RNA sequence: CCUCGAUAAAGGUAAACCGGUCGCGAGGCCGGGACGCAAAGCCGUGGGUCUGUCGCGAUCGUCGAUCGUGGCAGAUGGCCUGGUUGCCGAA
Numbered sequence: 001c002c003u004c005g006a007u008a009a010a011g012g013u014a015a016a017c018c019g020g021u022c023g024c025g026a027g028g029c030c031g032g033g034a035c036g037c038a039a040a041g042c043c044g045u046g047g048g049u050c051u052g053u054c055g056c057g058a059u060c061g062u063c064g065a066u067c068g069u070g071g072c073a074g075a076u077g078g079c080c081u082g083g084u085u086g087c088c089g090a091a
């Protein structure tokens, strides 16, 4: 230095839920709170899932609802994968 990850050390972070706030929505931010996390730091490559919208088809027997599918836009990324940066140093 690269792998790797310990009943080590120093730390970090923060799920669900609650309150406030922003958004059509998925969801984001702030505070509380800790399920967890060796990258649960950052990015968003390829997928997955979710939301909005437009179109097509089907069903209901209706002026609408539901399901499937495709395009576009978005969200998540603590869903997987990929890129990138990083604390420590046992086996």
Base pairs, nucleotide, nucleotide: 004089005088012037013036017032018031019030020029021028022027035078041084042083043082046080047079048076049075050074051073052072053071054070055069056068057067058066059065060064

Model confidence (mean pLDDT): 85 of 100. This is a predicted structure of a 91-nucleotide RNA (c-di-GMP-I riboswitch aptamer) from a Planctomycetaceae bacterium. Of the family's consensus pairs, 95% are formed in the model. The sequence was found by an Rfam model in a public genome assembly.